[in-house]
RNA sequence: AGCUCGUUCAAUGUAGCCGCUGGCCUGAAAAAUGGCGAGAGGAAAGUCCGGGCAGCACAGGAUACGAUAGUUGCUAACGGCAACCGCGUGUAAGCGUAGGAAAAGUGCCACAGAAACUUAAACCGCCAUGGCUUCGGCUUUGGUAAGGGUGAAAAGAGUGGGGUAAGAGCCCACAGGUUUUACUGGCGACAGUGAGACGGGGUAAACUCUAUCGGCUGCAAGGAGACCUAGAUACCGUGAUCCGCGGAUGGUCGCUCACCGCUUGACCUCGUGAGCAAUCACGAGGCUAGAUAGAUGGCUACAGGCUGCCGCUUGCGGUAGUUACAGAACCCGGCUUACUAGAGCGAGCGCCUC
Numbered sequence: 001a002g003c004u005c006g007u008u009c010a011a012u013g014u015a016g017c018c019g020c021u022g023g024c025c026u027g028a029a030a031a032a033u034g035g036c037g038a039g040a041g042g043a044a045a046g047u048c049c050g051g052g053c054a055g056c057a058c059a060g061g062a063u064a065c066g067a068u069a070g071u072u073g074c075u076a077a078c079g080g081c082a083a084c085c086g087c088g089u090g091u092a093a094g095c096g097u098a099g100g101a102a103a104a105g106u107g108c109c110a111c112a113g114a115a116a117c118u119u120a121a122a123c124c125g126c127c128a129u130g131g132c133u134u135c136g137g138c139u140u141u142g143g144u145a146a147g148g149g150u151g152a153a154a155a156g157a158g159u160g161g162g163g164u165a166a167g168a169g170c171c172c173a174c175a176g177g178u179u180u181u182a183c184u185g186g187c188g189a190c191a192g193u194g195a196g197a198c199g200g201g202g203u204a205a206a207c208u209c210u211a212u213c214g215g216c217u218g219c220a221a222g223g224a225g226a227c228c229u230a231g232a233u234a235c236c237g238u239g240a241u242c243c244g245c246g247g248a249u250g251g252u253c254g255c256u257c258a259c260c261g262c263u264u265g266a267c268c269u270c271g272u273g274a275g276c277a278a279u280c281a282c283g284a285g286g287c288u289a290g291a292u293a294g295a296u297g298g299c300u301a302c303a304g305g306c307u308g309c310c311g312c313u314u315g316c317g318g319u320a321g322u323u324a325c326a327g328a329a330c331c332c333g334g335c336u337u338a339c340u341a342g343a344g345c346g347a348g349c350g351c352c353u354c
Stems, first nucleotide, its partner, number of pairs: 002349008012303007020039002023036003041325001045336002048334005053218004060243004065214005070084005085099001086097004100209002105207002107203003117156001123148002125144004130139003158174005177198009222260002225253004235247004267286008304323009
């Protein structure tokens, strides 16, 4: 200097003017006026997964339905994350992984092919055999899954030898596989070594089985409030069904606005410690949007980044353009998707020089 991999950060800045939404003060009070201070994100998005919170038994049993699937851990929880194991892939750093069971049962395996899983199967070929023959060959019956052909896959173990009419795990040796078991290492998934047995097609992103988890509804919840009612225990509620349970009060209030819910929270920043890490513990400090058709904006100046053009002193000046994706709506943890010019840190592989 080149190519590549992982990870983190930032998301133009400052000032002025005019506006918008809350808070506090001013004002006897409401309003107005004035003053002070605050005001979007890494994804606020998709609403996919999980939890908090709220209502109904602080949600109980069964069935149905759904979800998940290596191990150990983290967590409020998860289908998330971390580390590790196995497999695949890459020269490597790394990356990917829907990664339980096909020996419980059922189903399926297109096209091509004789045959697609029943005791397999004989198209070509090989072997034996009978017949015919123009001596080129044609043909009968049987054996054969070594060889050819079809196919994603051909009955499911490669090489060599024996064996045979020709062949075949039919037999043997070696290598490899599956499985059982013993020992060793590891918390474990698993790995290594020895011994025995076996020769089983694939597919569960088909039904199914196994294990674990899940009650339903979502802030337009719900509360408060207003109005109506004294009637139904065979009613109402529990929003898949049944059981069970609860209720003296039950019902109605479409949409918008107005009150609570509403933002102090599994919160943020810094430090120390434990841990490979995810994460956790302790200490100190901090308060950081709360709108309701939805505020968080617009203009100007200067400075910065990038691109084009021009000029020359070749890295500076001038000028023009541009400066992503996007935008809270109960809150939080994730995942996924969108996105700009970059910067930092760490790692791998060639090449050159010393």
The RNA shown here (Bacterial RNase P class A) has 354 nucleotides. Its Rfam family is "Bacterial RNase P class A". Rfam links the family to the GO terms tRNA processing, ribonuclease P activity and dimeric ribonuclease P complex.